This is a predicted structure of a 545-nucleotide part of an RNA (large-subunit ribosomal RNA, domain I) from a Bacilli bacterium. Its mean pLDDT, the model's own confidence on a scale to 100, is 81. Rfam family: Bacterial large subunit ribosomal RNA. The family is grouped with related families in Rfam's "LSU clan".
[in-house]
Context: one part of a larger RNA
RNA sequence: GGCGCAUAGUGAAUGCCUUGGCACAAACAGGCGAUGAAAGACGCGACUACCUGCGAAAAGCGAUGGGGAGCUGGAAGUAAGCUUUGAUCCGUCGAUAUCUGAAUGGGGCAACCCAAUACGAGUCAUGUCGUAUUACUCCCUGGUGAAUUCAUAAACCAGCGAGUGCUAAACCUAGUGAAGUGAAACAUCUCAGUAGCUAGAGGAAAAGAAAGAUUUAUAUCGAUUCCGUCAGUAGUGGCGAGCGAAAGCGGAACAGCCCAAACCAGUCUUAGGACUGGGGUUUAGGACUACAAUGUGAGAUUUGUUGUUUUCAGUUGAAUGACUUGGGAAAGUCAACCAUAGAAGGUGAUAGUCCUGUAAAUAUACAAAACAAUGACUCUAGUAGUAUCCAGAGUACGGCGGGGCACGUGAAAUCCUGUCGGAAUUUAUGCAGACCACUGCAAAAGGCUAAAUACUCGUUUGUGACCGAUAGUGAACCAGUACCGUGAGGGAAAGGUGAAAAGAACCCCGGGUGGGGAGUGAAAAGAUUCUGAAACUAUGUGCCU
Numbered sequence: 001g002g003c004g005c006a007u008a009g010u011g012a013a014u015g016c017c018u019u020g021g022c023a024c025a026a027a028c029a030g031g032c033g034a035u036g037a038a039a040g041a042c043g044c045g046a047c048u049a050c051c052u053g054c055g056a057a058a059a060g061c062g063a064u065g066g067g068g069a070g071c072u073g074g075a076a077g078u079a080a081g082c083u084u085u086g087a088u089c090c091g092u093c094g095a096u097a098u099c100u101g102a103a104u105g106g107g108g109c110a111a112c113c114c115a116a117u118a119c120g121a122g123u124c125a126u127g128u129c130g131u132a133u134u135a136c137u138c139c140c141u142g143g144u145g146a147a148u149u150c151a152u153a154a155a156c157c158a159g160c161g162a163g164u165g166c167u168a169a170a171c172c173u174a175g176u177g178a179a180g181u182g183a184a185a186c187a188u189c190u191c192a193g194u195a196g197c198u199a200g201a202g203g204a205a206a207a208g209a210a211a212g213a214u215u216u217a218u219a220u221c222g223a224u225u226c227c228g229u230c231a232g233u234a235g236u237g238g239c240g241a242g243c244g245a246a247a248g249c250g251g252a253a254c255a256g257c258c259c260a261a262a263c264c265a266g267u268c269u270u271a272g273g274a275c276u277g278g279g280g281u282u283u284a285g286g287a288c289u290a291c292a293a294u295g296u297g298a299g300a301u302u303u304g305u306u307g308u309u310u311u312c313a314g315u316u317g318a319a320u321g322a323c324u325u326g327g328g329a330a331a332g333u334c335a336a337c338c339a340u341a342g343a344a345g346g347u348g349a350u351a352g353u354c355c356u357g358u359a360a361a362u363a364u365a366c367a368a369a370a371c372a373a374u375g376a377c378u379c380u381a382g383u384a385g386u387a388u389c390c391a392g393a394g395u396a397c398g399g400c401g402g403g404g405c406a407c408g409u410g411a412a413a414u415c416c417u418g419u420c421g422g423a424a425u426u427u428a429u430g431c432a433g434a435c436c437a438c439u440g441c442a443a444a445a446g447g448c449u450a451a452a453u454a455c456u457c458g459u460u461u462g463u464g465a466c467c468g469a470u471a472g473u474g475a476a477c478c479a480g481u482a483c484c485g486u487g488a489g490g491g492a493a494a495g496g497u498g499a500a501a502a503g504a505a506c507c508c509c510g511g512g513u514g515g516g517g518a519g520u521g522a523a524a525a526g527a528u529u530c531u532g533a534a535a536c537u538a539u540g541u542g543c544c545u
Stems, first nucleotide, its partner, number of pairs: 001544009015530001016496002020467002022464007029456002031166002039100003042055003046078002050074002061094006070082003105114003115134007135164004140159005171202001172200005182189001186238001212221002225252005235243002256448003259392001263278006285390003288385004297379003302376010314362003320335005336353002338342001344356003397421007407433001429442004483490002503529001506517004
């Protein structure tokens, strides 16, 4: 020096554990905000750096319901107190709620500076202090009020009300709108109307009561939405890559309505008309004329009453002992009991009968929500006739240019429209995939509409052939922290003594760390604390050289 063994050290794997995560299910909730939000700054404690809670009334105040012996948060300690005259604690309703922030009196480098008006406090007086108001835009109401007499516009003033901002990186609608990519290159095409950006809304949104669909049916179906199928079909496509229906059928859920106009009445009128009320809204109707009728049903809207249920605190709640081992009994042995409760968690090892609970039963103030009943309220029906009137116009439709439809201009219908033209009026009009005829279907150019559908920041309860600290959230721990970056932004590591601190009095060595005794404990597990592998280090030793 090498190899091996042993004993220590270092180190943190492994095992076990779980306060935290992940994914779902059911029910709920789906918003908050000028009555000042979300998010923060700064404060508030006897002592208080941080977290939590709260706001100059500051770890809190009042009322009310629950609860019943301790309490003054995490978090020890000392001090000082509170509490059966019911504290602490839990639910609900209130009060207070600094400053910033849409931030809104003006300004501003957020948490700061400076005001005005009215009233009040205070001062000899000024300074000063307190309370309230003072942003912009819009609707409505009222007032003032030109050219221009009345009036009116604009502008201004006052009052009532509304909007503004945030979020859930989700879902929805609209506007705008890529590229990497694929086509084995690439330009039409694809990716994709995706990502992104913008605006807006709701608990859902959107769509929606036919100018529909369709031809197996010379007839049928009957608003919308979603799921399955039809079907990778029909089609479309540098007929490449690819894209890709619909009817129908089977289900989920079902709900239908209101205006404009004709006509009548009223008010105003610049005499054209405008507004208000009635009327009316598609089995081809309504007005109109004649006749008949006062009843049936509905409600998505509002409101009153009553009731039920739920949510937000609770309450009652069965049944075991001995011995053995052990530090400890829930283990073992023997003998019992309860069970509408043998879910779960805890307790010094594994507990139906020790504790919290569980099954079951039950009470209820305030508040909130839902549902039901009922009253009010609102809406709602016919028959016949058919002369006249009405039935959504720069619209339908056409040309050109685009877009959207599964459909790339194609034979290209249907839908939207930038531009140019531009109808008809019920014997009319649109559609049935160029177009024409026939036949059928439907009523455009106004509007509303629950459910079935999409999503989950969040609340409650529960589940898991989900993870178990390099896993599971980035974050089990004071984490969006420390730290990095001018900034947008990036972004960690870090869990475990023990049943209980019983956390090692006292003695010795020592400057101290530390160690040796003593003591605690079942065990030092001794705080760098469970277990404590390997690499690596040291010491000792065997063999070889």